This is a predicted structure of a 521-nucleotide part of an RNA (small-subunit ribosomal RNA, 5' domain) from Halospina sp. The coordinates come from a structure-prediction model, not an experiment, and the mean pLDDT is 87. Rfam family: Bacterial small subunit ribosomal RNA. Rfam links the family to the GO terms structural constituent of ribosome and ribosome. The organism belongs to Halospina, within Bacteria.
Context: one part of a larger RNA
C1' cells in the first nucleotide's frame, strides 16, 4: 500500500449496480416450496356453476344431462429444480486418454397395432380401533393385469433349431351392427442426440517425536452376480501385494474454474456465479423405476419432539421466510407467475419460495448533492498578544441569481413476444371437414408500479461528519493537570510554562463516510 461475505466506535441527504449466518451438519411453532392429466377409466349423495318435459311445504329437493370435479385405479413427473460442506487425502476434483456398458422424454428409418380372458381399488353392506388405520363379504372399468395367434428386424443356439409384442383415445366426413381419414399415443428394432456408469495415466495440505504395511489381502482357474469389466462375491490352488521415488498410521480439509495480492516468479484463498462431488435428525437396508439405494418416498434399530382412551401411533426447514439458541456478526412468516426456464396437459390452462421483483442493511463499489457569483466597514463574537495587533476571513451579514437530488402535481416508453380467435394459402386427404406449417389481421395478457424517463410548482430553502496534528508522517499555539490523571503502532511522552495527558482556538487529510480492531499478499 492493495484487499474483505468483515465486526465495533462516532456520523449518516439521494440514488444505481451488487452483497448479506464465516459462529451450533443446534433444535424447530406456523404457512408456503410437486404437482398434473376427465383426450386412460369406473364414477360424482366431496364442491361449485348451468339445463330439465320431474317433484314442491316455495326453504328447496330430484335429475351425471353440460361445464367441470372431492376421493379412487392408471399414466407421466416427483432422481429435475432448490439448499447445505458434515464426511471424504481418495471409491473425490483437473487435465487427457479408453470402452467391457445404460439412455424415459426428443430426432431419423424399418415393420406393426389381430382376437381373448381373469382379477381389483372406489361405490354399497357389516365388523374391529381413541386415533392412525385395518379386516371380511358382494359388485364394477381401463392406456391396470394376463395368456393366444404374428415376427422384417430382435435375443438365444450345439447351426438342427428354440423363444420373445402392442392399447387404445379424441377431431372430421360418409352409404352408421360401421367405413375413410387426419391427429395424440402403444409394440418391436436400428441408427443419432442428451445425460451417465466403468477403467487409465499425470498432478492434488502437513507430520517420520508414525517404518513397516496387507488374509479376499495378490495373482490364476471354475461358478455367481452386474447394464457393463473386475476378489464385486463365492469355492479350490498358488504366494504374493504396498513400501525412504515416504507405504501404513495422525492430524487438517470439499475440489476446480476462479478471487486477493504481486513487476512477475510466487504466496493466501475457494463467499456471491458457473462445474464435479458428497450429504439430508444419526446408522443400515433395500423396494419401484430409464434413472435413487431417493432433501419434502418405503422399512429397520437409535436418539429428541408430540398425540395417547396406555393398546398403539405421528413427525424431521443444510428449501423460502420465520422462531429459540449460539455469536462480534448476517434480513421480510412480501408481490407476481408478467418474463425466463422446469412438470404435467392435443390444448385452455394448473402448479412452480426455481425465477422475476419489491422490503431491510452505508457491507462494498459507482455517481450526484448539501448551493453559484458578488461582497471589506476586514462587522460582532471566539482565541491570541509583545497590547500596536494578529487571527478565524469572503468565511459571515448584506447584494444578485440558481432549483440537481428530496417534495406536491400531471403526463409517460420499453420490458409483450406469444398462446387463443379470425383470414388467405401450402401440406394432408375422397374432402372445400379435421390437423399441421406459412403469411396477413383484429382484438387481450405487467408482479415491478406513485417504473425508468419528461413537464410544471415553490423556495438556498431539508442535507457533514469524522480522524489526526513530538518525529517516522501532511498539520501548532493557549489554559488546565503535575511519573497524577493519562497516551501509545514503534521510537516514547506526563514529576509546575507539556506542540505527545484533557479542554479550546487555529490547522491537516479523508468526507457520506471517517476512524479503530481482526485477517492475507
Nucleotide at each position: 500500500g492493495a484487499u474483505u461475505g468483515a465486526a465495533c466506535g462516532c456520523u449518516g441527504g439521494c440514488g444505481g449496480c451488487a452483497g448479506g449466518c464465516c459462529u451450533a451438519a443446534c433444535a424447530c411453532a406456523u404457512g408456503c416450496a410437486a404437482g398434473u392429466c376427465g383426450a386412460g377409466c369406473g364414477g360424482u349423495a366431496a364442491a361449485c356453476a348451468g339445463g330439465c318435459g320431474c317433484c314442491u311445504u316455495c326453504g328447496g329437493g330430484g335429475u351425471g344431462c353440460u361445464g367441470a370435479c372431492g376421493a379412487g385405479c392408471g399414466g407421466c413427473g416427483g432422481a429435475c429444480g432448490g439448499g447445505u460442506g458434515a464426511g471424504u487425502a481418495a471409491u473425490g476434483c483437473a487435465u487427457g486418454g479408453g470402452u467391457a456398458c445404460c439412455u424415459a422424454c426428443c430426432c431419423a428409418g424399418u415393420a406393426g397395432u389381430g382376437g381373448g380372458g381373469g382379477a381389483u381399488a372406489g361405490c354399497c353392506c357389516g365388523g374391529g380401533g381413541a386415533a392412525a388405520c385395518c379386516c371380511g363379504g358382494a359388485u364394477u372399468a381401463a392406456u391396470a393385469c394376463c395368456g393366444c395367434g404374428u415376427a422384417c428386424g430382435c435375443c438365444c443356439u450345439u447351426c438342427g433349431g428354440g423363444g420373445g409384442a402392442a392399447a387404445g383415445c379424441g377431431g372430421g366426413c360418409c352409404u352408421u351392427u360401421g367405413g375413410c381419414u387426419c391427429g395424440c399415443g402403444c409394440u418391436a428394432u436400428u441408427g443419432g442426440a442428451u445425460g451417465g456408469g466403468c477403467c487409465c495415466a499425470u498432478g492434488u495440505c502437513g507430520g517420520a517425536u508414525u517404518a513397516g504395511u496387507u488374509a479376499g489381502u495378490u495373482g490364476g482357474u471354475g461358478g455367481g452376480g452386474u447394464a457393463a469389466c473386475g476378489g464385486c462375491c463365492u469355492a479350490c490352488c498358488a504366494a504374493g501385494g504396498c513400501g525412504a521415488c515416504g507405504a501404513u498410521c495422525c492430524g487438517u480439509a470439499g475440489c476446480u474454474g476462479g478471487u486477493c495480492u504481486g513487476a512477475g516468479a510466487g504466496g493466501a484463498u475457494g463467499a456471491u456465479c458457473a462445474g464435479c462431488c458428497a450429504c439430508a435428525c444419526c446408522g443400515g437396508g433395500a423396494c419401484u423405476g430409464a434413472g435413487a439405494c431417493a432433501c419434502g418416498g418405503c422399512c429397520c434399530g437409535g436418539a429428541c419432539u408430540c398425540c395417547u382412551a396406555c393398546g398403539g401411533g405421528a413427525g424431521g426447514c443444510a428449501g423460502c421466510a420465520g422462531u429459540g439458541g449460539g455469536g462480534a456478526a448476517u434480513a421480510u412468516u412480501g408481490g407476481a407467475c408478467a418474463a425466463u426456464g422446469g412438470g404435467g396437459g392435443c390444448a385452455a390452462c394448473c402448479c412452480u419460495g426455481a425465477u422475476c421483483c419489491a422490503g431491510c442493511c452505508a457491507u462494498g463499489c459507482c455517481g450526484c448533492g448539501u448551493g453559484u457569483g458578488u461582497g471589506a466597514a476586514g462587522a460582532a463574537g471566539g482565541c491570541u498578544u509583545u497590547c500596536g495587533g494578529g487571527u478565524u476571513g469572503u468565511a459571515a451579514a448584506g447584494c444578485a441569481c440558481u432549483u440537481u437530488c428530496a417534495g406536491u402535481c400531471g403526463g409517460g416508453a420499453g420490458g409483450a413476444a406469444a398462446g387463443g380467435c379470425c383470414a388467405g394459402u401450402a401440406g394432408u386427404u375422397a374432402a372445400u371437414a379435421c390437423c399441421u406449417g406459412c403469411u396477413g389481421g383484429a382484438g387481450u395478457u405487467g408482479a415491478c408500479g406513485u417504473u425508468a424517463c419528461c413537464g410544471a410548482c415553490a423556495g438556498a430553502a431539508g442535507a457533514a461528519g469524522c480522524a489526526c496534528c513530538g518525529g517516522c508522517u501532511a498539520a501548532c499555539u493557549c489554559c488546565g493537570u503535575g511519573c497524577c490523571a493519562g497516551c501509545a503502532g514503534c521510537c516514547g511522552c506526563g514529576g509546575u510554562a507539556a506542540u505527545a495527558c484533557g479542554g479550546a482556538g487555529g490547522g491537516u487529510g479523508c468526507a457520506a463516510g471517517c476512524g479503530u480492531u481482526a485477517a492475507u499478499c